[in-house]
Context: one part of a larger RNA
Molecule: small-subunit ribosomal RNA, 5' domain
Organism: biocrust metagenome
RNA sequence: GGACGAACGCUGGCGGCGCGCUUAACACAUGCAAGUCGUACGGGCAGCUUCGGCUGUCAGUGGCGAACGGGUGCGUAACACGUGGGCGACCUGCCGAGGCGCGGGGGACAACCCAGGGAAACUUGGGCUAAUACCGCAUGUGCUCAUCGGGCUUCAUGGCCUGGUGAGGAAACCCGCUUUCAAGCGGGGUGCUUCGAGGGGCCCGCGGCGUAUCAGGUAGUUGGUGAGGUAACGGCUCACCAAGCCGACGACGCGUAGCUGGUCUGAGAGGACGACCGGCCACAUUGGGACUGAGAUACGGCCCAGACUCCUACGGGAGGCAGCAGUGGGGAAUCUUGCGCAAUGGACGAAAGUCUGACGCAGCGACGCCGCGUGCGGGAGGAAGCCCUUCGGGGUGUAAACCGCUGUCACCGGGGAAGAACGCCGUAGGGAGGAAAUGCCUUACGGGUGACGGUACCCGGGGAGGAAGCACCGGCUAACUCUGUGCCAGCAGCCGCGGUAAUACAGAGGGUGCGAGCGUUGUUC
Numbered sequence: 001g002g003a004c005g006a007a008c009g010c011u012g013g014c015g016g017c018g019c020g021c022u023u024a025a026c027a028c029a030u031g032c033a034a035g036u037c038g039u040a041c042g043g044g045c046a047g048c049u050u051c052g053g054c055u056g057u058c059a060g061u062g063g064c065g066a067a068c069g070g071g072u073g074c075g076u077a078a079c080a081c082g083u084g085g086g087c088g089a090c091c092u093g094c095c096g097a098g099g100c101g102c103g104g105g106g107g108a109c110a111a112c113c114c115a116g117g118g119a120a121a122c123u124u125g126g127g128c129u130a131a132u133a134c135c136g137c138a139u140g141u142g143c144u145c146a147u148c149g150g151g152c153u154u155c156a157u158g159g160c161c162u163g164g165u166g167a168g169g170a171a172a173c174c175c176g177c178u179u180u181c182a183a184g185c186g187g188g189g190u191g192c193u194u195c196g197a198g199g200g201g202c203c204c205g206c207g208g209c210g211u212a213u214c215a216g217g218u219a220g221u222u223g224g225u226g227a228g229g230u231a232a233c234g235g236c237u238c239a240c241c242a243a244g245c246c247g248a249c250g251a252c253g254c255g256u257a258g259c260u261g262g263u264c265u266g267a268g269a270g271g272a273c274g275a276c277c278g279g280c281c282a283c284a285u286u287g288g289g290a291c292u293g294a295g296a297u298a299c300g301g302c303c304c305a306g307a308c309u310c311c312u313a314c315g316g317g318a319g320g321c322a323g324c325a326g327u328g329g330g331g332a333a334u335c336u337u338g339c340g341c342a343a344u345g346g347a348c349g350a351a352a353g354u355c356u357g358a359c360g361c362a363g364c365g366a367c368g369c370c371g372c373g374u375g376c377g378g379g380a381g382g383a384a385g386c387c388c389u390u391c392g393g394g395g396u397g398u399a400a401a402c403c404g405c406u407g408u409c410a411c412c413g414g415g416g417a418a419g420a421a422c423g424c425c426g427u428a429g430g431g432a433g434g435a436a437a438u439g440c441c442u443u444a445c446g447g448g449u450g451a452c453g454g455u456a457c458c459c460g461g462g463g464a465g466g467a468a469g470c471a472c473c474g475g476c477u478a479a480c481u482c483u484g485u486g487c488c489a490g491c492a493g494c495c496g497c498g499g500u501a502a503u504a505c506a507g508a509g510g511g512u513g514c515g516a517g518c519g520u521u522g523u524u525c
Base pairs, nucleotide, nucleotide: 001525002524003523004522006521007520008519009518010517013372014371015370016369017368018367019365020364021330026328027327028326030325031324032323035064036063037062040061041060043058044057045056046055047054048053071283072282073281081207082206083205084204085203086202087201090200091199092198095196096195097194098193099192100191101190102189103137105135106134112127113126114125115124116123117122143168144167145166146165147164148163149162150161151160152159153158173188174187175186176185177184178183209255210254211253216246217245218244221243222242223241224240225239226238227237228236258280259279260278261277262273263272264271265270285306286305287304288303289302308319309318310317311316336362338361339360340359344358345356346355347354348353375405376404377403378402385396386395387394388393409466411461412460413459414458415457419452424447425446426445427444428443429442430441431440469514470513471512472511473510474495475494476493480509481508482507483506484505490497491496
């Protein structure tokens, strides 16, 4: 000199863009943060009804989602991460492309009704019922397994094509339109299978902390055979066999730490760091466990144990902010219990749409960066006040007053956005398919949708009015005098100042440097 997620002191006009618990992964009141679908299904209630039903809503069965998104950095020195490879050892819901299908049956359980238990949370028994819920059967282009062959090919145990025999294994329907009443068409869904895309799992080379005042470590340990297990390889697990394996190129131990793209600094080499934003990992009160599922560290799931808090009729129950706000506590220190789904993105839905503290905005904080303003011109050999003085005068100083002007910002008044494109509705046209109709694809025009916000921006109005401080002035280092004090009170980054003329303490006048900031402290280069 630079930098900062800063803090502290004094001061503080406006705007834009960012950032804002670095400490107690301490404890949490309250509200919200994950639902959605009636075009899967049966009911309750309300309304309408042409008496066929229709609409709305509620809980339930069922489907999808809840494994994403959001938070934190405890743990972790590790294939956790980065980078480059490998899987001839793997999985993959939704999405895209292709192939073949959705035939025929059955028995339940909620809701509901009845009867109970409990303070509550909740729960027991009996009875009725639907489905895209559940369970057999059928069918098998393909698929899996076993076995017997043939051909092509590779980089290794693999890949592709093909034939025979045997065995195994699927599914679900809903809505609309037309109707010649057999059915057909359209939309959505669903089963098996092949490929893709995206996502994940596993393995390996290399790389990135300190400590030797840690020198030996290791029994599932190292390898083999066999088996189990997994989507999959593997000592992953187990039985048996062998005695190996790692280590001064630092094993093992201990301490510290999430890793990274990057950030800061520096001419670079390097050093320090890893806040915000992006990627990966780990965790969700502490520890353990599995279930469901395509997928689980399952934050707002379940079970057990511990600590803690709350309710209780004492029998028993409920809870988990390291989601967004907010509270207490700790601390030098870090924000609103705000608005909106208008946009972007996500979940569900055929759609309308619903949900979304993700997100978009607003609020608070000079915390940072950037921009702007606090006026401009004229105006005396030069007012007053204050300071100095050799008492002549000098300084503050064109500074003020005064005259003329301007109108940024702020204030008041008026106008007033972009962000909106869709989806959807209406009209018109075209296209594929179809017997036709609805629907589908597509084009044009119109309608309609904004939290921010009456905001940005523009115009007008009045009028210099509302807007300057902080540190320093002995040398380093830019800026000097007076008074007070008298080794006192005090200053201080280093050298050092202060004991009666102190440019070094304190005040004043003046000056210097920065300026809505200026200094101090801390950390780092």